The RNA shown here (transfer RNA) has 73 nucleotides and comes from a soil metagenome. RNAcentral holds the sequence, with entries from MGnify. Rfam family: tRNA. By type it is a transfer RNA. From the family's description: Transfer RNA (tRNA) molecules are approximately 80 nucleotides in length. Model confidence (mean pLDDT): 82 of 100.
[in-house]
This record gives sequence, C1' cells and structure tokens, in this order.
RNA sequence: UCCGGGGUGGCGCAAUUGGCAGCGCGAACGGCUGUUAACCGUUAGGUUGAGGGUUCGAGCCCCUCCCCCGGAG
Repeated sequence: UCCGGGGUGGCGCAAUUGGCAGCGCGAACGGCUGUUAACCGUUAGGUUGAGGGUUCGAGCCCCUCCCCCGGAG
C1' cells in the first nucleotide's frame, strides 16, 4: 500500500427484507433468609466509532476518515 472481517449500555453479543434498539452477565433497589450466597421481582443505563449523503424513515444502503483483528505484497 491492497484485500477481507469487525466497532451497538460497564462486559459479552443480537437486531436475517430499511420500520418502536433488545438478550445474557454485571449494577442499584426490593422480596425471601437468623445472615451471606443462591433464587425471584422491579428499575436505571445507548448520540449504534466520527462526519456527510440517500430515504417518509438508517444500527442496516452509499462516500470519506479513525480504531481493532486476519491475509497478500
């Protein structure tokens, strides 16, 4: 330099045809218990890497850039 894959809550990942951003773990609070843990319930937590474009509507499509992983030279 070129090619491919990836970037989404604190962490690990979904979102399959463009149509309300969800699951698990973790956290906070509550229940249960003599207590802790386990278990059960509730709640909070997201400018979807950055900027721009297309569209009635973008995590998803297009362009540029940044970062990570792999490959080629």